[in-house]
Context: one part of a larger RNA
RNA sequence: UGACGGGGGCCCGCACAAGCGGAGGAACAUGUGGUUUAAUUCGAUGAUACGCGAGGAACCUUACCCGGGCUCAAACGGGGGGCGCGGGCGGCAGAGACGCCGCCGUCCUUAUGGACGUCCCCCGAGGUGCUGCAUGGUUGUCGUCAGCUCGUGCCGUGAGGUGUCGGAUUAAGUUCCAUAACGAGCGCAACCCCCGCGCGCAGUUGCUAACGGGUCAGGCCGAGGACUCUGCGCGGACUGCCGGCGCAAGCCGCGAGGAAGGCGGGGACGACGUCAAAUCAGCACGGCCCUUACGUCCGGGGCGACACACGUGUUACAAUGGGGGGUACAGCGGGAAGCCAGGCGGCGACGCCGAGCGGAACCCGAAAGCCCCUCCCAGUUCGGAUCGGAGCCUGCAACCCGGCUCCGUGAAGCUGGAUUCGCUAGUAAUCGCGCAUCAGCCAUGGCGCGGUGAAUAAGUUCCCGGGCCUUGCACU
Repeated sequence: UGACGGGGGCCCGCACAAGCGGAGGAACAUGUGGUUUAAUUCGAUGAUACGCGAGGAACCUUACCCGGGCUCAAACGGGGGGCGCGGGCGGCAGAGACGCCGCCGUCCUUAUGGACGUCCCCCGAGGUGCUGCAUGGUUGUCGUCAGCUCGUGCCGUGAGGUGUCGGAUUAAGUUCCAUAACGAGCGCAACCCCCGCGCGCAGUUGCUAACGGGUCAGGCCGAGGACUCUGCGCGGACUGCCGGCGCAAGCCGCGAGGAAGGCGGGGACGACGUCAAAUCAGCACGGCCCUUACGUCCGGGGCGACACACGUGUUACAAUGGGGGGUACAGCGGGAAGCCAGGCGGCGACGCCGAGCGGAACCCGAAAGCCCCUCCCAGUUCGGAUCGGAGCCUGCAACCCGGCUCCGUGAAGCUGGAUUCGCUAGUAAUCGCGCAUCAGCCAUGGCGCGGUGAAUAAGUUCCCGGGCCUUGCACU
């Protein structure tokens, strides 16, 4: 100087408290440990690993295992040699890779050579082999916490201190006052994006107040830019005004006005640094290692195993519910090897036909909700696992190992011990919808979107994490 203390003072944070809903018990999904295995490829491991790299493992992917091949299979370069046998089509054998056979089969040219292609040899190659304790780049975390430093001056023999402390104040090292300090930088804030109000301009595929036409009805048609909306630009909020407190900064009342009030809500943005944190398997790269194999091609298997253990989730245990019928209202976003209206067939998944749409035009109807009926508290008309049968779809191919439909079967489960997690408002809870990846899909995951829409706190004694000052000290 730091770090630390079951030292002190001050202060924050869903940290506790006050509440609401979960996890821990059940079944299943998924990840991990373990065990097993020929292989169950590798990495990630308190917080900061465990629905993580995976935003798509049947083959491929694939890095693992078994077996069969090759030594250039693919892209590229150099040297030497042979050839036009390359390539295309067909056939045979084979699990395929590949091997063998048949047919077609280069160009320029000074006839030497060159271009192109292929084969052989050599050298470069190739390696998801090792080292994240050699690295770049990128990332997690403390932490969106309010801190971390510098120049000059001053103090100290020096390490160093001061500034950055103190009194107030703030979300903030935010600002003010004071002051041997005066200034400055990286952070904070602001500048950027989205949402909330208004104005101007614009008006199709969107809209419909006035006029005309038309219909059972309907912006359906002419028409219109008023309204909604869409898009671009601008305005608007600054404690600006009032009252109180205060030296000031600022705080309180929110008092007025206002769509919005004291940072209006959300996002992007992450200081100096910490953890020799993570990644050599995204990529790049030093060193080491393999070179008829630790490279590469192919067939099959595995990554999906299963006595167990843990994490994250989904569905439930029911009546604020289950089932049947009827009936409303979104937003984000995607669509051509695509989205698919409508019709027909099928109980259905789906199939056949087929209009529209490269889309404010078509796909494009949400569910919870509301109305009526039913069930009557039961392992049930709760719950849907598991298993049997029959099918549909994708794909070369669903045995290992896909999804979906129908019929049957109907398991555990009656609110979950110790313990533990999230959340302060359009939030939690609950309800559905879209997208990426993608042939299909193991998606209950991830990322978004809207619908309905609470309770509780206005406190800081305690637990956890953190900031500032101070004190002690056996550590640095």
Predicted 3D model of a 476-nucleotide part of an RNA (small-subunit ribosomal RNA, 3' major domain) from an uncultured bacterium. The prediction has a mean pLDDT of 81. The RNAcentral record of the full RNA draws on ENA, Greengenes and SILVA.